The RNA shown here (Bacterial RNase P class A) has 353 nucleotides and comes from Peptococcaceae bacterium UBA5757.
Its mean pLDDT, the model's own confidence on a scale to 100, is 77.
Its Rfam family is "Bacterial RNase P class A". Rfam describes the family as follows. Ribonuclease P (RNase P) is a ubiquitous endoribonuclease, found in archaea, bacteria and eukarya as well as chloroplasts and mitochondria. Rfam classes the family as a ribozyme.
The source organism's lineage runs through Bacteria, Bacillota, Clostridia, Eubacteriales and Peptococcaceae.
It was read from a public genome assembly, where an Rfam model found it.

RNA sequence: CGAGUAAGUUGGAUGAACGCAGGCAGAAUGCCGAAAGGCUCUGUCGGAGGAAAGUCCGGGCUCCAUAGGGCAGGGUGCUGGCUAACGGCCAGUGAGGGUGACCUUAAGGAUAGUGCCACAGAAAAAAACCGCCCGGGGGAAACCCCUCGGGUAAGGGUGCAACGGUGCGGUAAGAGCGCACCAGCGGUUGGGAGACCAGCCGGCUAGGUAAACCCCACCUGGAGCAAGACCGAAUAGGGAAAGAAAGGUGGCCCGCCUCUUUUCCGGGUAAGGUUGCUAAAGGCUGCCGGCAACGGUAGCCGUAGAUAGAUGUUCAUUGAAGACAGAACCCGGCUUAUAGAUUUGCUCGGCAA
Numbered sequence: 001c002g003a004g005u006a007a008g009u010u011g012g013a014u015g016a017a018c019g020c021a022g023g024c025a026g027a028a029u030g031c032c033g034a035a036a037g038g039c040u041c042u043g044u045c046g047g048a049g050g051a052a053a054g055u056c057c058g059g060g061c062u063c064c065a066u067a068g069g070g071c072a073g074g075g076u077g078c079u080g081g082c083u084a085a086c087g088g089c090c091a092g093u094g095a096g097g098g099u100g101a102c103c104u105u106a107a108g109g110a111u112a113g114u115g116c117c118a119c120a121g122a123a124a125a126a127a128a129c130c131g132c133c134c135g136g137g138g139g140a141a142a143c144c145c146c147u148c149g150g151g152u153a154a155g156g157g158u159g160c161a162a163c164g165g166u167g168c169g170g171u172a173a174g175a176g177c178g179c180a181c182c183a184g185c186g187g188u189u190g191g192g193a194g195a196c197c198a199g200c201c202g203g204c205u206a207g208g209u210a211a212a213c214c215c216c217a218c219c220u221g222g223a224g225c226a227a228g229a230c231c232g233a234a235u236a237g238g239g240a241a242a243g244a245a246a247g248g249u250g251g252c253c254c255g256c257c258u259c260u261u262u263u264c265c266g267g268g269u270a271a272g273g274u275u276g277c278u279a280a281a282g283g284c285u286g287c288c289g290g291c292a293a294c295g296g297u298a299g300c301c302g303u304a305g306a307u308a309g310a311u312g313u314u315c316a317u318u319g320a321a322g323a324c325a326g327a328a329c330c331c332g333g334c335u336u337a338u339a340g341a342u343u344u345g346c347u348c349g350g351c352a353a
Base pairs, nucleotide, nucleotide: 001349002348003347004346005345006344007343008342009341010340012318013317014316015315016314017313018312020047022045023044024043025042026041027040030039031038032037049324053335054334056333057332058331059330060329061224062223063222064221073220074219075218076217077216078092079091080090081089082088093107094105095104096103097102108215109214113213114212115209116208117207129156130155131152132151133150134149135148136147137146138145139144164182165181166180167179168178169177183205184204185202186201187200188199189198190197191196228275229274230273231272238265239264240263241262242261246258247257248256249255282301283300284299285298286297287296288295289294
């Protein structure tokens, strides 16, 4: 210098003018409303993001029938740790990829059981189609042919996959039948907290599939801020009291029932208002523990809160200012979008000293 790899940071600034919703203080004591409550004017203060997004996980909070156990259903699935919790994060293990830095990984169990494995092929699980070998019989007769019985998974053929692989020995031909190496399984010794790793021993070797049923371990009540709480008239409906008239029941009165009026009461309502609402598993810096995620501790900071929904527009300066995009109960993650600028570690290649 080039090519790469990993982890980040930033996401315009300054000034002026006019605005917007909110907090606080003040003014007027005015206006709206039945009330609860709200409005106006002036000053002042702060006013979107790294993803505020998708709403995919997890939690807080709230209510419901207190939701403890079991069944069903659903979810997660190598190990250890972190956390309020997670399907997240950190550190590792195995497997796969890359010359390398490094990257990827839905990675429990196939000797619990059941199922499935298209086409091809004799056969898709405990397999003789061709071939090879041995024996009997026949063809006059051998090394050839036909036939019958048996052995054989070495060779051929089919297939994604054929009953561990390669080689030597061995054999009638063969075969872990014996041996060496390799793969797996089991046992054992050592290391590790563990997933696992390394060595030794045993021929122990009957495929694959669990994003098929299933088995095992762990987790799991539901609905959501239009949750929920409070204030609160009117109308309809409910209850209580009072009064008079009418109707019904009855021969008549009392009584009862219906209807009407007034007053009172309690409850409900997505009319409306207040609250929930922003101080929270909060942020920054230092120190301590830890490889790290993270935890502890000290100091400092005060940082939107609307309900038809504010955070805007214009101009000037700075080479240029422009990307993705905007809160709606809150928080931790994941995923996706993102112009430009920028920092650090590491790898490979080239050149020069």